[in-house]
Molecule: transfer RNA
Organism: Candidatus Thorarchaeota archaeon
């Protein structure tokens, strides 16, 4: 300095090709229930699409622009 991939809850993760259901699952914490107690185990809650703009009736999903990794060039 040029190409390609990626970025989602305290933590892992799908979804993004082809735009519309309250953004699912999983742990992790809160409250119940169960049990003498505790572990499980059941129910229920609480947190998120990296940042700015664009296009659209409506963006995590498309377009540009940045930041951050990673990996190939040179």
């Nucleotide at each position: 300095g040029c190409g390609c991939c990626g970025a989602u809850a305290a933590u892992c993760u799908a979804g993004u090709c082809c735009g519309g259901u309250u953004a699912g699952g999983a742990u992790c914490u809160c409250a119940g229930c169960c049990u003498u107690c505790c572990a499980a185990g059941c129910u229920g809650a609480u947190u998120a699409c990296c940042c700015g703009a664009g296009u659209u009736c409506g963006a995590a999903u498309c377009u540009c622009g940045g930041u951050c990794g990673g990996c190939g060039c040179a």